[in-house]
Context: one part of a larger RNA
Formats: sequence, structure tokens, C1' cells
RNA sequence: GAUUAGGCAUGCAAGUCGAGCGAGAAGGUUCUUUUGCUUGCAUUGGAACCGGACAGCGGCGCAAGGGUGAGUAACGCGUAGUUACCUGCCCGAGGGUUCGGGAUAGCCACGGGAAACUGUGGAUAAUACCGAAUAACAUCUCCGGAUCAAAGGUGUAAUUCCGCCCUCGGAGGGGACUGCGUACUACUAGCUAGUUGGUGGGGUAAUGGCUUACCAAGGCUUUGAUGGUUAGCGGGCGUGGGAGCGUGGCCCGUCACACUGGGACUGAGACACUGCCCAGACACCUACGGGUGGCUGCAGUCGAGAAUCUUCGGCAAUGGGCGAAAGCCUGACCGAGCAAUGCCGCGUGCGGGAUGAAGGCCCUCGGGUUGUAAACCGCGAAAGUAAGGAGGAAGGGCCCGUGAAGAGCGGGUCUUGACCGAUCUACAGUAAGGACGGGCUAAGUUCGUGCCAGCAGCCGCGGUAACACGAACCGUCCAAACGUUAUUC
Repeated sequence: GAUUAGGCAUGCAAGUCGAGCGAGAAGGUUCUUUUGCUUGCAUUGGAACCGGACAGCGGCGCAAGGGUGAGUAACGCGUAGUUACCUGCCCGAGGGUUCGGGAUAGCCACGGGAAACUGUGGAUAAUACCGAAUAACAUCUCCGGAUCAAAGGUGUAAUUCCGCCCUCGGAGGGGACUGCGUACUACUAGCUAGUUGGUGGGGUAAUGGCUUACCAAGGCUUUGAUGGUUAGCGGGCGUGGGAGCGUGGCCCGUCACACUGGGACUGAGACACUGCCCAGACACCUACGGGUGGCUGCAGUCGAGAAUCUUCGGCAAUGGGCGAAAGCCUGACCGAGCAAUGCCGCGUGCGGGAUGAAGGCCCUCGGGUUGUAAACCGCGAAAGUAAGGAGGAAGGGCCCGUGAAGAGCGGGUCUUGACCGAUCUACAGUAAGGACGGGCUAAGUUCGUGCCAGCAGCCGCGGUAACACGAACCGUCCAAACGUUAUUC
């Protein structure tokens, strides 16, 4: 993690609500009781009050968030429009919330199975399920009429708080359709029977051959149909004065996919990544009868590869789900870790210091150069380390006041930081490399080598004085980087 949309051990990544419902373990307190004795402790049973785990029914969520680019040359995407449609939660408005019923899980009893799981009987609850009533600004209508609903909870107390039912409107979201644009290929030239259109039936939230029966024979195409190859698309990004050319990694929008293929169920919404069913390949368990699994979530592992990280911390912040709330969950997210992978910033000192020390290199042997460079003297404190801790914190609970109010506002008090960290105090001690020096192209001398060894982007260097090879010294250019290669303009 740009290659193998190859295979995956392990942990975590979607729960929540007891203020919808029945039931309620452990444990605790008080009273009582049995036994033991160490005489106020242990123990057995019971009652009352707390307590609230695991599991179950029910509601909402699980269609979001997160990942990937396999498929797709298409109304997929982009842009501009159209409407025959749907929309949980949220907002506004108008109404309603009456009376009943039968079950079923959990539980108890008895079983089956190695397990996964599962059978029979019995009792029980609800905001689960069903019936009746009521019925419009709803639906149907032949305009007479017909049809359709609900659930409670909290609390001393509910039209008032939280909900439930019907209807209308809104917001945001989605479905569908259309014009235009959207890669290469003609050594692919013809393609098409639900095919093109109509009528009736069906289907959908909705238009429509979407589907079906019948009828007609149409429809597309050199303005490139059909076939083949390649590819997610856009905002953007690179380059360029622009026109353009190339590209689509991170971030945002959108589409598609979730081991491979197919299918529906539930639901406002899926044909559903961590739901279900069937088939297949693969892997695992097995008592051989049968079962289980799906990292293209976060980490991690094997494989393949030139090549890509921690099985880390926290819900403190932002956001999401549930809840009246406290709160719980959240590998979204916020942070830290690893890698100079990139970009940006900073440091590796600053000032003084000539006898121009020693050493190196060159030399016409006089000297020149390295070079204020070093040594030496003084100074300040950037990174890092240690102490410290402003701020990132807004909120939240409780109490009081105001208020019609449990809205809002004000005051008091208690409380919330994973991680980062401003400021302040201590040490010159810990920190420079790489390429190049023939021309293009900034920067040259000596020695070695002798068309050898080698260099090379192009021109070209090397066969005995090589500014072009190798080394040294010196210089030039960049600098925590510098060169090379690949690629784009």
C1' cells in the first nucleotide's frame, strides 16, 4: 500500500433507551430464626427496604459515518433544464388521542444435538398484534354515497412536558426524464424481434416495452451505428505569457463495488461492507450426522513487488446514534508513533584575533596559497534535555433569582485535557554534506596513466607534457540535503 479488487491469525470499528414492557441474579441495610461457640461474630431459613448484572419483548439507529476504483464509454459524470413522483427524524398550521380482545418471548417443566442450534407442553406483559367506534380541508365516486386512525409514559397533578394518529404546507434529501459536452480504433460497415411505434391488461412512489397479449414494420448508422481496446467522472492538479497539452494521489462533490454470481425480505430509505436466502471457489471446526467464515473499516500478518508505517492514546474538542436527562457507544474524529517522502522554517554559533603559527598544495626557491581560517580572548542562548504550566474549555450538574414556563436570561457553587504547549531558569558543550570545475555552464593546477584503465546529456576526451580518465590541493554551485534515473509540460 499507486503492484495481487491476492489470501488473512488476533483485537477493536454500532449501538442505545428501565421515563415503552414483564421478570429480576449477585450484593447491601434492618428485623427475625437455626446452629456453633471465642458472647458478639460466623452460619441456615424467612420478611421488609435498597440494589440493579446477564438475557428477553418493544422503539429508534444499523441505508449514516469509514474503505476501495474492480466494473462502467453510460443520462455514469459535468452543465442547463423538466416533473409523472417519494420523503423517517426537523419546522409551521388544523384536527384527534374513545371502547375492547386474543396471543407470544423471557420464565417454568420435559426433551433432541458433539456443536451450531432446536422441539413439545404450561403461565404472562407492553408504546408488540388485532377488532369495534368516531371521520375531514384525506381517498374513491356513477356525485347518491362509500372507505380509512391512534399508545401511552413521567408526575400529587398533563389539552399544557415527552410521545401517538389523520391531513395540509415547508425545509433539506432522493427517484425519473431531456438538450449539450465527455478516450482510441474502419486492417470493426452494417446493427436490431421487446427490436421501433400503437391499443388493452399488469406493475411502480412515479413517466415509460418497465412487463405481457394483439396489431403495424419499424428504429440506429460514414455527423461512425455495431464490435474491439482502454478508463470511474468532476471541482481541481502540473506546465505554459496564453492558446493548449498532460493528469484525476491527498481534500470536496458524485457514481459504482463489498469473497464470486443470483435473489428477495424488512423498512421512510437497501435489493443492504461488519443483515438474510441460494449456488460456487477458498479456508476452518466436527463425535462424520453436520456446522462456521468473508479486513476494498483501524491496526497487524503472509504473498507479490523497485516500493509504502504503530496489533499506540483519548472521547478533552468537533460531529454522529440512542436517551427527558445524567450518560453510554463512536479505529468518524482529535492526537501521538515510524519514514528527510514532500513543503516550509530554524540551527550547526556571534564579535575580536597576524608572529599571517604548524601541516598540506604549488613554486621561477624569492615566495605564494589554504587564511581570520585555526589556536587564543570575550559574548549571547536557537534546537534538544529537565522543572514549570497561561491557553486550546465552549460546556455539564446542583441551588437561587427573573419569567406564564421544565423556554430564555442572570448570579452562586462543584466539575470536564488524550495531546500540544506560550513564558521563565541551567550547558559552545551535541550537529555538514553532495555534485561539479573542456564548451554548452559558474569554477584549475600538480602528479599518475599512456586509444590502456576509464569518462560521456550533446559535441567529444585518452595513442608520454590529458584544464575532459584516477588521485591530491584549490575553486564553483547548492545545502539538511545533493546528485542520478523514470515521467509531464
This is a predicted structure of a 489-nucleotide part of an RNA (small-subunit ribosomal RNA, 5' domain) from an uncultured bacterium. Its Rfam family is "Bacterial small subunit ribosomal RNA". The full RNA is in RNAcentral, with records from ENA and SILVA.